[in-house]
Context: one part of a larger RNA
This record gives sequence, structure tokens and C1' cells, in this order.
RNA sequence: UUGGGCGUAAAGCGUCCGCAGGUGGCAAUUCAAGUCUGCUGUUAAAGGUUCUGGCUCAACCAGGAACAGGCAGUGGAAACUGAAUAGCUAGAGUGCGGUAGGGGCAGAGGGAAUUCCCAGUGUAGCGGUGAAAUGCGUAGAGAUUGGGAAGAACACCGGUGGCGAAAGCGCUCUGCUAGGCCGUAACUGACACUCAUGGACGAAAGCUAGGGGAGCGAAUGGGAUUAGAUACCCCAGUAGUCCUAGCCGUAAACGAUGGAUACUAGGCGUUGCUCGCAUCGACCCGAGCAGUGCCGUAGCUAACGCGUUAAGUAUCCCGCCUGGGGAGUACGCGCGCAAGCGUGAAACUC
Repeated sequence: UUGGGCGUAAAGCGUCCGCAGGUGGCAAUUCAAGUCUGCUGUUAAAGGUUCUGGCUCAACCAGGAACAGGCAGUGGAAACUGAAUAGCUAGAGUGCGGUAGGGGCAGAGGGAAUUCCCAGUGUAGCGGUGAAAUGCGUAGAGAUUGGGAAGAACACCGGUGGCGAAAGCGCUCUGCUAGGCCGUAACUGACACUCAUGGACGAAAGCUAGGGGAGCGAAUGGGAUUAGAUACCCCAGUAGUCCUAGCCGUAAACGAUGGAUACUAGGCGUUGCUCGCAUCGACCCGAGCAGUGCCGUAGCUAACGCGUUAAGUAUCCCGCCUGGGGAGUACGCGCGCAAGCGUGAAACUC
């Protein structure tokens, strides 16, 4: 609950696709469902309103009258919504010409570093810390040189730079593939926006099966510290981290800000494209479009702040909130191998 809100107070679904539904550009004709309007009927009586009358007044009682509104029927209007018909091109899409990119998937290749193995040189330490010790080392470590193996990650470039719906994406090359932006205006002709239910994707951790395992490293063991030390520090180290196939479906999944469209001062950067100027040409300079940042006007805001990338001004659609705790719990249902996830109360209490 005919009300007010959702950046930070409670509140934007993690993201996208999309059926139903809601909403929807310009102009013409017709219809008349919504809409507006005339008339008629009905809406019992009592009660209420109003006028008059009766009890000496009033309360009370009696008689008369009428509106609003609703419903139905009927006649009319056609601006708006709607329906139908035939159109338009400014929204949307397609084509054509360009263009940037760590967008995705697969294959191939590369170097630095680390660890391990083999061999050479070489000798007593190395390592680690606040200080130490555990640990490694005379069975030759650490250091250094050469060779080999493995796995993981890709320094510099690298940038409030780029791409992607979000999660996310970074060595090089190749193949396949998706989207964007700019220009043009050839084509379609409103094909659009949003989206309950539904579907797809979705970091890390975790799970199943099979591989792989260098480094790191929950758990665990040991050494320290300490009153204790199930920690912080050190030495080891298993799952895991990696790959393939399948699950899970959650995050401070954040811009803590849903999507679309239009309008509303500017200034300074930066990325992509186009045009002009320039010129031999790339630059420089100027303009436009699309992104990405900083500052700021009006306005908004409780303030902080936001401010053409709005948290301003409006319209449309969806989601969500309604004191704290109890509680994202219990129960039920659905999903999952499980972990658990989704949905989601109440008693009681302040």
C1' cells in the first nucleotide's frame, strides 16, 4: 500500500538472450471498443439533503422535491488511445567501403627464471632470523661451468590505454569464429523498448573420473616466540593450484549506481574512425561521431558528492525495500554426488 523510496541510511537480480504481458515514430482514410456528450429506464422502503406542514417550540412525526454516482439501452462527436486499410523514413535492421582491438576456440613455436638429474672445478660451510634453531653439507653441500629433463607463468612494451554482456582477456605465429566503431545512404519499412515465468553464460574455492605436478602451498610435522601460541616468523610439506570431460552457481560478482530514449553551460586529457586545412607526404592545427578519464555551470542531494558516461529534467518497462535482533535461521518445496544453493517465515525480544 490511491504514499515514499533503492551510490554511502533498508532496497538494482552477477550478466545477457527472450515468449507472454506492458509501452511505442510520422502522415492519411474508415470504424467507433476505450473516451466525451444528449435522452430514457433502473438504482425498494426507511435513513441523509432541501421545501412545507402537525404536536405551544424542539426532539419526533407527516407530505412534496431533487442532485451526485453506478448499471443498462438508445442517438451523436472523432481530437487522443485502439482496430482495419493503403503509405512514409528521422527509430531499428540489412547491404556496400574502411578500420582498431590481451573478444572467443584450436594448433604450432619461443626465451628468461625456478627446481631436479648427470659431469667438471673446488672446500667447509650453506640456509634462515629481530636473534636463533629445526633443515642441508666431508657419502663433498652452497658457489661456479657445461649438458639434460619437467611443469607453470609470460619481464620490458604496458598506459585513470584496448576488447568483451558480465565473469574476464596480455610471449610470438597460423587457422576458424563473434561483436564494435567510422563513412555511405543502395535496400526493408516501425520490423522497436522492456521483460514475470523460462533459457544461456558465470571469478575463486569445492566435488567426480583420468592425467600432470616445477614453483607456491590450506591441512599436517618440526624449530622458534610466548605465561600459553592449536597464530604471526623459520624449515619441510599433502590436497589444491595446471590439463581433459562433467558438476557446483556463489563473491565487497562494486560504479556498492537496472535497461532504453530525448533534452539541459563549458574547460582540459586520452583511444578509434572520418572530414577540412596543410603539404611532396607522415605530422601539427580545426571540426564531427563513438569510447574512456579529470574538473566544473545550472540543477539535484541529509551531507559526502553527482554533474551530457547524471545521482539533473522527463517518459516507458523490469527488479527490489518497509525498524534492530531472532535469520538468510526453521519448516516445506525445487536443484545438487556432496559441500550446499534458491525460495524463505514465526514465536519471542528491544
Source information:
Predicted 3D model of a 350-nucleotide part of an RNA (small-subunit ribosomal RNA, central domain) from an uncultured bacterium. Model confidence (mean pLDDT): 86 of 100. Its Rfam family is "Bacterial small subunit ribosomal RNA".